[in-house]
Molecule: THF (Tetrahydrofolate) riboswitch aptamer
Organism: Orenia marismortui
RNA sequence: GGCAGAGUAAGAUUUGUGCGUCAAGUGUUAGAAGAUGGGAUGUUGCUUCUAAACGAAAGAUUUUUCUGCGGUACAAAUCUGCAUCCACUGCC
Numbered sequence: 001g002g003c004a005g006a007g008u009a010a011g012a013u014u015u016g017u018g019c020g021u022c023a024a025g026u027g028u029u030a031g032a033a034g035a036u037g038g039g040a041u042g043u044u045g046c047u048u049c050u051a052a053a054c055g056a057a058a059g060a061u062u063u064u065u066c067u068g069c070g071g072u073a074c075a076a077a078u079c080u081g082c083a084u085c086c087a088c089u090g091c092c
Stems, first nucleotide, its partner, number of pairs: 001092005010080009019070003028052007038086005058067003
């Protein structure tokens, strides 16, 4: 120097444990902030806060459990997963 590869945030599926079903959460819109392959720049996406609008599936029962439901939370496993430059790994 050339070729190939790994790794972020996060997403999907499954399983488990919870939360809600007395409506929180999720989702939408606007604004602000933050973290985002090992480094730099940056995009996409993500998170948090504030405000607004919208908005749900309950049933059974021995009465405290069961079966459901929620674009529900967390964890694990599997799969997917950085644009440029440098760095890293392997080969030449």